[in-house]
C1' cells in the first nucleotide's frame, strides 16, 4: 500500500467481497510447563446453607456456669477460692451514610469541563481562644407477675452513668437598634464602636502528694483521653450556572404553579420549593412537546490523521437495593445486610398470627452459545471501634478452576548416503518424503525424584539502657535513639544444588484466483465445496482420501461483533448535461453572504503569562522480577476551559463621509408580452336552389359507408363554429408554462442614449404566497372540423391493434377546481475574470455619400465554429460543463417503490411528503471491435435475369430414413450426410447374429522350470474349427549348455470396446472470397485507431494519386504442369515429301523434310499507335501476331470459423474388458420391405427406332496378364494358341456421323420392367445372393404439381472409349476423345460474399435479446370484521403509612409558683384536615401481537398464451 467481481475487450460510475487489527467471547479439533492478567455480556429471574459490621469494661449498672481446688456435711448437699469482674444480655458512645455489588431507571445540571455561592453545611482530624460550677428526676438490665404456638408484648418494683433535665457563668456565635470606614455587579459583603436580648458542658484513667481518712477512697497537683463554646484550616458535601452530551419532523406546536411579581411558610441554603393574592406570561424550526434507545466520564479498540465504534476489568461521578410510597435517627440517609405502610412472591403456624429480601463473598436452580471454589488468611495494604493490647473486616492478600487473553520456554543438538526400508509419483530412466530415519557423538531447559530454601516484616507491643519535653518531681506521660524479643495465609512456594536419561511433551488450518503452497486416486451437476468470483455433467491442482507442500504453533480454525481498507456521508476529502442527483417558474420572510474611504471598539482572530485539565492508561527515559508480559520512578503529553496583559491587518459592532453596486428622473425606438372589446377573408361541413348522371368514397387490395328518394362533380345563395395559409426567419417577446389575421382601450417588463438625484438601499433564499402545457373534474353555454370510448368493415392463426367508414365525451367560451409533464439546454440564481472567427435581432456613435447601402466601432439579446482549460468519454468552450466567490435545492448500488402506512391538499381522479421486510451481485454511463437490421451507399458471383438441358411424375439401379429381424455391424445428418467411408458384402472381407470350440491364447516379447524335436503326411470322428490314432524326423557346441518347438507359472498380449467434447495427423466448408496481420512512428487515459479509410482503377488490399504515416509479412499475381504457334536437338517401335523396289501393307531400300514423340529454347510485355483519364494507374479502340490484355485448363486454399468429420485407415492419453468385449470355425445377416427421401440409369419416341453398308479418335491397360489369325456355337462363350514385359503384339469394334432401306404417330417395329424356359463364365461353392447369353413374356411410362438443379464455349447438350477396385460382378467413380449450341438488356428483386457508413438493450453475437398475464411452489409485507396486551392522558371514587397544621376533655417524672392541694409551662395518646402510594370506575390517545379473507411484491434449469421493447424491432420510441 491494495486486490477480486458488471464487458468480447475498454475507461468511468457504483455496490458487493477479501487481505489487517481487536474482543469479558463462544463453538470444532488438539493440548507439555510457567508467569501476569481475566472470567453471567442472557433472567435488576428466584434463592437452600454459611459467612460479608462491629467495637469500646479507660462511660455505666448488674453479673454467671462448666471445671479445678479447699473446707464443712444431715451424704441430699453446702460454703469458700480459682475460673472471673470472664461469658451472655442491657444502658451509653462511636461506627452501621464508608467499604463491597449492580446498571434497572435516567436524554437529566445525570455526566464532563470551566466558573459562582455576597444563598450554604461539615462528625471524626489539625490549629488556635475561652470554659468545664452547682443540682435534680428517671428508664433498661435485674426481680415479681400476666398474655402468646411463635415472633414478641405488657403490668408492678429497684438502680448507675460521658444517658436525661433545670439553674449559674459566658464572649467578636446569633438577633434587633444606632453609627463609622472600606469594597461593590448597588442587591449587599467585610471591618470597627455603643448599649440591649437570649443561649453551654461530663466526666474517665494514670502517677505523685504536705495534710485528712471509715484505709475502700475522697481531696489536691500533674499528665493524658474526653466534654462545652468560638475563630481558622484541611478534606468532604449541598445548591446555582456558561458550554458540550444519541436517533425519529411519518412527533410542530407545548405549558395553569404554567411565567413573573408581592407577602408568608419551609430548608443548612437561593428559588413556585410550597401557599395566598395580582399580572398574563414562559418555551419552540439554533427543534419545544412527544416517541425510541441509553447510566456518563477518565479511557478501550481502530485509524496516517480527522474521525468511527465501545464504556468489561482499573479509577471518578450518578442511580438503584424484591416492587411502589413514606418519613425517623443522625454531622451526613429518605439508608443494600435500619424502621413504617401497600403489593407480588416464598417460608413457618397451634389458623389467632408471624418471618424474609445474595444487583456483598462463595454456592443452587433457571435462562443461555457461554462465564469459576459453598477454599486459606487477616501475615501485608486499607477500614471500624478502642488509650492500648486487641477484636471485627468474603474490603483485601493469596490459593483453586477455565489455553479466556498477553508473555516466556520446551518437545533436543552435531555428524550421518547404500541417498536403506516403506509410502507416493513416474516419461519406467527415475524423482520425492530425505540428513529425514537408522547409526555414532553430545547437551540437560521443562516435567519427575532427592536435598537445601527465601524476599515480602516494617511496624506495633514489650524488656533493658540513653536523650528531650511536661512537671514541684529524678514519678507518670509524650516524643525519640540503641539492643534484644514477638508476627507469614501464600508455602516447604519462588529460587538453588544433586540425580538419571533423548528419555515423558505437536497439533490445527490451508494449497483455483484474490493468497504462500501440486500431484495421484475415488466420484461423475451425484455426493459435496463456497468469503467474493465460482467449482462438480468421466482425465476436478476447487468435492472426498492419499502423498507432497505452505502457514501458524500449545495452539489452530470457524462463528459473532467493532474500526479499517470505504474519498462508500467526502471538515481534512465526493458529487448533480448523458452514470444516482438542479426544485416546473417567479416573488419574498427568517437565515447566510456582502463594494470603497476613515475614526473608534475589541466579538471572532493572533501573541504571552497564570489557574485548571485527578490518578491510572498511551508515549519517552531509567529502573525491578534471569528475559518478556507485568510492575516502579521521573518526564512529556493532555490539541480543552477559564482568567490577566498585549496587537488591531482581516471579521464583527458603533460613528462619519463618498459613488463605481442598486435604484429614481428625462428622451427614444423594437416586440406573436398580458387582459378586454370589436372586426376580416380563405377553407371544411351543413341547408336551399340550378346544371348533370351513375357512380362516389376509400385502400396494399378491398369492404363497411354514401348514391336513381339523384350522390360525387359543378354554379349561385345562406347558416354556423373553430383556426388564422403566404409573411415566418436556429427572427421577436415573456420568469417559466407559453404567445402568431386586423383594429381600439387598459397594462407589465426589457433595451439604447442623456442628465441630475438617493447613498450600499445589494445577492441568494428554508418556510409562506403566486403563476403554471395537455389531459381531467364541477356548473352553464357552444359544437364546423377533428376525435378517446364505442360500432361496423378489413387484415390476421387470433387482431379487444396498426388501415378504412362512422362516431360520443372532449377540443371552444364563462366561472371555479386540479398542480402534474422528457414542465429539457435533461445544465438553479447572482457577481467577477479568461485567446478568437463568423452570422443574426434592437438601439447608438464614427467615417463616407446628394442619399440609401458598404465599412469601422459601443451596449443589450440570439445562433454556429473553434484556443487554452475542463471532462470517464461524448462533448462544453465569454450564453462554460473553464477559473473563483456567495446562497439555495438535490444524490449515496439495483429491484421491492415513488409502493405501503401515517400526515396533509383535492369534489373526485389523484398530488405532496415517503419507508421497511425480502431479494440480487450487479444495475448503470461513454466509447471500442465485431455481429446483426423487414437501415443506407458502392461492388462482385450461373445470384437473379436471358437461354439450353434436367430433377420432382414412370420402371429399374443405388444410398438413406423408417419398419422388420436372432442379426439386418458401424460411422456420416442443412448447404458442407444420403452412387458418402465402400477403387467393387456369395465364402473371405465382417466389425453383426446363431451355434460349436479355445484360454499365455490366431500373431509378438521377457523370464523360471520341465520335455524333446517341431513342421509335414496318412486314417478315423465331426459342418468345420478341432480332437484321437498312425507315420516320419533336428542343428550348433568351449560338452556346462544354446538355437528351435511344445507344456506349466509369472510379467504381459489381444480388443473395428467407449470417449473425434482429451488428442496428433488428414479432410470438408465459408472460398480461389480478397482478405488477414505485424514492426516502428503517430493519435487516444484505454479497449483501440491510423496504416487497410478517401479519389480513381482492377479478377484482385491489382495499381496510381492523395493522406501521420513509413515499411514489411501471410494471401492475390508470377514462378510449376498440361494445352495453343515457332525454332533447335534427336530419329525407333513412330513418320514418308522426293528417289528406287514391291506381294501394294512405310512392306523393303532409303530419307530426317513433314506428322509425331520428348528434351531445350523463343513468343505476349498494355511493348507500339490513337482516344479518354489527373500529365497517373488504368480503360476503350486499333495495328501486328498462332495467341491480347491473368490466351484456355490444372496444381496451388491466407488469419481464421463451424468443440464440422474421422479413436472403424493410422497414431495416441484416459477409461473399460481379461475362460471374454480376445481368438478359431460353420451357417446366417449386412441383399429384409407397407412406406418416405436423395443421387442416377433407361425411357416415353420420327432431330426417332430396326436392318445393311461405310468413315474418323484420344487416353489408357496387359506375363497369376492382354490375347491375334483360325475353328465351333444364334449368342454369352468355347477350343486353340501366333505375338507381346509393349510408340513394335494384344485389349480394339470407337459411337454418334455418313449412305441406303423399313417403320408413319400407335402404348407402336417406342419403351424395356417383370416373369418362364434354356444356357455361358468366374469361383471350393452362384439357394438365400453374381454377371452375361438365347428364346419367350412385354409392366409402368405419351415429357411430369408445388417446387427445384446444372451450365457463359470447345462450355451445355449429345456420342462412344479406357482405367482403378476386381476370381467374378459398374447405370457408380476417375479419366479420354468425337459431334457441338443458345443466351447474358441489365443489377430492381431472391441467395451468398466484399468495402464504407448508420442504429443496437445483441457478444453462445437475430436460430440473439426480451416483456406481461395465467398455472404451480415458496418467502416477506400491506389491508381486514374483530380480538388480546404494553405505555399513557383526562375526570371522578376510595385512600394505608407518614410529614405538616389544628384540636387535644384522656395521660405525663425533672423546671416554675405554691407549706400542701393544686396550678403553670412543656409533652403524649387520640381525633380532624391538606397532600398522597397502591386500588377502582368512566372515557380517550398511542404502540404492538393474532386474525377468516384479500391485495400486490420477491424468488424458483427446461409449464401456458402471445411478441410489447432492443435494428426504421417490422405502427419510431418515450413521457
Nucleotide at each position: 500500500a491494495g486486490a477480486g467481481u458488471u464487458u468480447g475487450a475498454u475507461c468511468c460510475u457504483g455496490g458487493c467481497u477479501c487481505a489487517g487489527a481487536a474482543u469479558g467471547a463462544a463453538c470444532g479439533c488438539u493440548g507439555a510447563c510457567g508467569g501476569c492478567g481475566u472470567g453471567c455480556c442472557u433472567a435488576a429471574c428466584a434463592c437452600a446453607u454459611g459467612c460479608a459490621a462491629g467495637u469500646c469494661g479507660a462511660a455505666c449498672g448488674a453479673g454467671a456456669a462448666a471445671a479445678g481446688g479447699a473446707c464443712c456435711c444431715u451424704c441430699g448437699g453446702g460454703u469458700c477460692c480459682u475460673c472471673a469482674g470472664u461469658a451472655c444480655a442491657g444502658u451509653g458512645g462511636c461506627a452501621g451514610a464508608c467499604g463491597g455489588g449492580u446498571g434497572a431507571g435516567u436524554a437529566a445540571c445525570g455526566c464532563g469541563u470551566g466558573g459562582g455561592u455576597a444563598a450554604u453545611c461539615u462528625g471524626u482530624c489539625c490549629u488556635u481562644g475561652a470554659g468545664u460550677g452547682g443540682g435534680g428526676a428517671a428508664c433498661a438490665a435485674c426481680c415479681c407477675g400476666g398474655c402468646g404456638a411463635a415472633a414478641g408484648c405488657u403490668g408492678g418494683g429497684c438502680u448507675a452513668a460521658u444517658a436525661c433535665c433545670a439553674c449559674a457563668u459566658g464572649a467578636u456565635a446569633u438577633c434587633a437598634u444606632u453609627u463609622a470606614a472600606c469594597c461593590u455587579u448597588u442587591g449587599g459583603a467585610u471591618u470597627g464602636a455603643a448599649g440591649g436580648a437570649g443561649a453551654a458542658a461530663a466526666g474517665g484513667u494514670a502517677g505523685c502528694g504536705a495534710g485528712c481518712u471509715u484505709c475502700g477512697a475522697g481531696c489536691g497537683c500533674u499528665a493524658c483521653c474526653g466534654c462545652u463554646u468560638g475563630g481558622g484550616g484541611a478534606g468532604g458535601g449541598g445548591c446555582c450556572u456558561g458550554c458540550g452530551u444519541c436517533c425519529c419532523a411519518u412527533u410542530a406546536g407545548c405549558u395553569a404553579g404554567u411565567u413573573g411579581g408581592u407577602g408568608a411558610g419551609g430548608u443548612a441554603a437561593a428559588g413556585g420549593c410550597u401557599c395566598a393574592c395580582c399580572a398574563a406570561g414562559g418555551c419552540u424550526c439554533c427543534g419545544a412537546u412527544g416517541g425510541g434507545u441509553a447510566g456518563c466520564c477518565g479511557a478501550g479498540c481502530u485509524g496516517a490523521g480527522a474521525g468511527g465504534c465501545u464504556g468489561a476489568c482499573c479509577g471518578g461521578c450518578c442511580a438503584c437495593a424484591c416492587u411502589g410510597g413514606a418519613a425517623c435517627u443522625g454531622a451526613g440517609a429518605c439508608a443494600c445486610g435500619g424502621u413504617c405502610c401497600a403489593g407480588a412472591c416464598u417460608c413457618c403456624u397451634a389458623c389467632g398470627g408471624g418471618a424474609g429480601g445474595c444487583a456483598g463473598c462463595a454456592g443452587u436452580g433457571g435462562g443461555g452459545a457461554a462465564u469459576u471454589u459453598u477454599g486459606c488468611g487477616c501475615a501485608a495494604u486499607g477500614g471500624g471501634g478502642g488509650a492500648a493490647a486487641c477484636c471485627c473486616u468474603g474490603a483485601c492478600g493469596c490459593a483453586g478452576c477455565g489455553a479466556c487473553g498477553c508473555c516466556g520456554c520446551g518437545u533436543g543438538g552435531g555428524c550421518g548416503a547404500u541417498g536403506a526400508a516403506g509410502g507416493c509419483c513416474u516419461u519406467c530412466g527415475g524423482g520425492u518424503c530425505g540428513u529425514a530415519a537408522a547409526g555414532c557423538c553430545c547437551u540437560g531447559u521443562c516435567a519427575g525424584g532427592c536435598g537445601g530454601g527465601a524476599c515480602g516484616a516494617a511496624a506495633u507491643u514489650u524488656a533493658u539502657g540513653g536523650g528531650u519535653g511536661c512537671u514541684a518531681a529524678u514519678a507518670c506521660c509524650a516524643c525519640u535513639c540503641a539492643u534484644g524479643a514477638u508476627u507469614g495465609a501464600c508455602g516447604g512456594u519462588a529460587c538453588c544444588g544433586c540425580u538419571g536419561g533423548a528419555g515423558g511433551a505437536a497439533g490445527c488450518c490451508c494449497c483455483g484466483g484474490c493468497c504462500a503452497a501440486c500431484u495421484c486416486c475415488g466420484u461423475g451437476c451425484c455426493a459435496g465445496c463456497a468469503g467474493c468470483c465460482g467449482c462438480g455433467g468421466u482425465a476436478a491442482u476447487a468435492c472426498g482420501g492419499a502423498g507432497g507442500g505452505g502457514g501458524c504453533a500449545a495452539g489452530c480454525g470457524u462463528u459473532a461483533u467493532u474500526c479499517g481498507g470505504a474519498a462508500u456521508u467526502a471538515u481534512u476529502g465526493g458529487g448533480c448535461g448523458u452514470a444516482a442527483a438542479g426544485g416546473g417558474c417567479g416573488u419574498g420572510u427568517a437565515g447566510g453572504c456582502g463594494g470603497c474611504u476613515u475614526c473608534g471598539u475589541a466579538u471572532g482572530u493572533c501573541u504571552u503569562c497564570u489557574g485548571u485539565g485527578a490518578a491510572a492508561g498511551c508515549c519517552c527515559u531509567c529502573g525491578g522480577c534471569u528475559c518478556a508480559a507485568c510492575c516502579g520512578a521521573g518526564g512529556a503529553a493532555u490539541u480543552g476551559c477559564a482568567g490577566g496583559g498585549g496587537a488591531a491587518a482581516c471579521u464583527g459592532c458603533a460613528g462619519a463621509a463618498a459613488u463605481c453596486g442598486a435604484g429614481u428622473u428625462c428622451g427614444g425606438g423594437a416586440g406573436a408580452g398580458g387582459a378586454g372589446a370589436g372586426u376580416g377573408g380563405a377553407a371544411u361541413u351543413c341547408c336551399c336552389a340550378g346544371u348533370g348522371u351513375a357512380g362516389c368514397g376509400g385502400u396494399g387490395a378491398a369492404a363497411u359507408g354514401c348514391g336513381u328518394a339523384g350522390a360525387u362533380a359543378u354554379u349561385g345563395g345562406g347558416a354556423g363554429g373553430a383556426a388564422c395559409a403566404c409573411c415566418c426567419g436556429u427572427g421577436g417577446c415573456g420568469a417559466a408554462g407559453g404567445c402568431g389575421g386586423c383594429u381600439c382601450u387598459c397594462u407589465g417588463g426589457a433595451c439604447c442614449g442623456a442628465u441630475a438625484c438617493u447613498g450600499a438601499c445589494g445577492c441568494u433564499g428554508a418556510a409562506g404566497c403566486g403563476c403554471g402545457a395537455a389531459a381531467g373534474c364541477u356548473a352553464g353555454g357552444g359544437u364546423a372540423g377533428c376525435a378517446a370510448a364505442c360500432a361496423g368493415g378489413a387484415u390476421u392463426a387470433g387482431a379487444u391493434a396498426c388501415c378504412c367508414u362512422g362516431g360520443u365525451a372532449g377540443u371552444c367560451c364563462u366561472a371555479g377546481c386540479u398542480g402534474u409533464a422528457a414542465a429539457c439546454g435533461a445544465u438553479g440564481a447572482g457577481c467577477a475574470c479568461u485567446u478568437g472567427g463568423u452570422g443574426u435581432g434592437g438601439c447608438g456613435g464614427g467615417u463616407a455619400u446628394c442619399g440609401a447601402c458598404c465599412c469601422c466601432u459601443g451596449c443589450c439579446g440570439u445562433g454556429c465554429c473553434g484556443a487554452a482549460g475542463c471532462u470517464a468519454a461524448c462533448g462544453c468552450a465569454u450564453u462554460a460543463a473553464g477559473u473563483g466567490c456567495u446562497c439555495c435545492g438535490c444524490c449515496u448500488g439495483g429491484g421491492g417503490a415513488g409502493u405501503a402506512c401515517g400526515g396533509u391538499c383535492g369534489c373526485a381522479a389523484g398530488g405532496c411528503u415517503g419507508a421497511a421486510a425480502c431479494u440480487c451481485a450487479a444495475a448503470g454511463g461513454a466509447a471500442u471491435u465485431g455481429a446483426c437490421g423487414g437501415g443506407g451507399g458502392c461492388c462482385c458471383g450461373c445470384a437473379c435475369a436471358a437461354g439450353c438441358g434436367g430433377u420432382g411424375g414412370a420402371g429399374c439401379a443405388u444410398g438413406u430414413g423408417g419398419u422388420u429381424u436372432a442379426a439386418u455391424u458401424c460411422g456420416a445428418c442443412g448447404c458442407a450426410a444420403c452412387g458418402c467411408g465402400a477403387a467393387g458384402a456369395a465364402c473371405c472381407u465382417u466389425a453383426c447374429c446363431u451355434g460349436g470350440g479355445u484360454u499365455u491364447g490366431a500373431a509378438c516379447u521377457g523370464u523360471a522350470g520341465g520335455u524333446g524335436a517341431c513342421c509335414g503326411c496318412c486314417u478315423c470322428a465331426g459342418a468345420a474349427a478341432u480332437g484321437a490314432g498312425g507315420u516320419u524326423u533336428u542343428c550348433c557346441u568351449u560338452c556346462g549348455g544354446g538355437a528351435c518347438a511344445c507344456c506349466u507359472g509369472c510379467g504381459g498380449a489381444g480388443g473395428u470396446g467407449c470417449u473425434g467434447c482429451a488428442u496428433g495427423g488428414c479432410u470438408g466448408u465459408c472460398g480461389u472470397c480478397a482478405g488477414c496481420u505485424c514492426g516502428u512512428g503517430u493519435c487516444g487515459u484505454g479497449a483501440g485507431a491510423u496504416g487497410u479509410u478517401g479519389g480513381g482503377u482492377u479478377a484482385a488490399g491489382u495499381c496510381c494519386c492523395g493522406c501521420a504515416a513509413c515499411g514489411a509479412g501471410c494471401g492475390c499475381a508470377a514462378c510449376c504442369c498440361c494445352u495453343g504457334c515457332c525454332c533447335u536437338u534427336a530419329g525407333u517401335u513412330g513418320c514418308c515429301a522426293g528417289c528406287g523396289g514391291u506381294u501394294c501393307g512405310g512392306c523393303c531400300g532409303g530419307g530426317a523434310a513433314c506428322u509425331c514423340u520428348a528434351a531445350g529454347g523463343g513468343g505476349a510485355c498494355u511493348g507500339c499507335c490513337g482516344g479518354u483519364g489527373a500529365u497517373a494507374a488504368a480503360c476503350c479502340g486499333g495495328a501486328g501476331g498462332a495467341a491480347g490484355g491473368u490466351g484456355g485448363g490444372g496444381a496451388u486454399g491466407a488469419c481464421g470459423u463451424c468443440a464440422a468429420g474421422u479413436c472403424c485407415u493410422c497414431a495416441u492419453g484416459g477409461c473399460c474388458u481379461c475362460u471374454a468385449u480376445g481368438u478359431c470355425c460353420a451357417g446366417g445377416g449386412c441383399u429384409a420391405c407397407a412406406c418416405a427421401c436423395g443421387u442416377g440409369c433407361u425411357a416415353c419416341a420420327a432431330u426417332g427406332g430396326g436392318c445393311g453398308g461405310u468413315a474418323c479418335a484420344g487416353a489408357g491397360g496387359g506375363u497369376u496378364g492382354c490375347a491375334a489369325g483360325a475353328g465351333c456355337g444364334u449368342g454369352a462363350g468355347c477350343u486353340g494358341g501366333a505375338g507381346c514385359u509393349a510408340a513394335u503384339c494384344c485389349c480394339a469394334a470407337a459411337a454418334a456421323g455418313c449412305c441406303g432401306u423399313c417403320c408413319u404417330c400407335a402404348g407402336u417395329u417406342c419403351a424395356g420392367a417383370u416373369u418362364g424356359c434354356a444356357g455361358u463364365c468366374u469361383g471350393c461353392a452362384a439357394c438365400u445372393c453374381g454377371a452375361c447369353u438365347g428364346c419367350a413374356u412385354g409392366a409402368a411410362g405419351u415429357u411430369g404439381g408445388a417446387a427445384u438443379c446444372g451450365c457463359u464455349a470447345g462450355u451445355a447438350a449429345u456420342c462412344g472409349c479406357g482405367g482403378a477396385u476386381c476370381a467374378g460382378c459398374a447405370c457408380g467413380c476417375c479419366g479420354c476423345g468425337g459431334u457441338g449450341a443458345a443466351u447474358a438488356c441489365g443489377u430492381u428483386c431472391c441467395c451468398g460474399g466484399g468495402c464504407c457508413u448508420u442504429g443496437u438493450a445483441c457478444a453462445c453475437a437475430c436460430c440473439g435479446c426480451c416483456c406481461g398475464u395465467c398455472a404451480c411452489a415458496u418467502c416477506a409485507c400491506g389491508a381486514a370484521a374483530g380480538u388480546c396486551g404494553g405505555c399513557u392522558g383526562u375526570a371522578c371514587c376510595c385512600g394505608a403509612a407518614g410529614u405538616c397544621a389544628c384540636u387535644g376533655a384522656g395521660c405525663c417524672g425533672a423546671c416554675c409558683c405554691g407549706c400542701a392541694a393544686g396550678g403553670g409551662g412543656g409533652g403524649c395518646a387520640a381525633g380532624u384536615g391538606c397532600c398522597u402510594a397502591a386500588g377502582g370506575u368512566a372515557u380517550g390517545g398511542u404502540c404492538g401481537g393474532c386474525g377468516a379473507u384479500u391485495g400486490g411484491g420477491g424468488u424458483g434449469a427446461a409449464g401456458u398464451c402471445g411478441u410489447a421493447a432492443c435494428a426504421a424491432g417490422g405502427u419510431a420510441g418515450c413521457u
The prediction has a mean pLDDT of 84.
This is a predicted structure of a 1519-nucleotide RNA (small-subunit ribosomal RNA) from an uncultured prokaryote.
Its Rfam family is "Bacterial small subunit ribosomal RNA".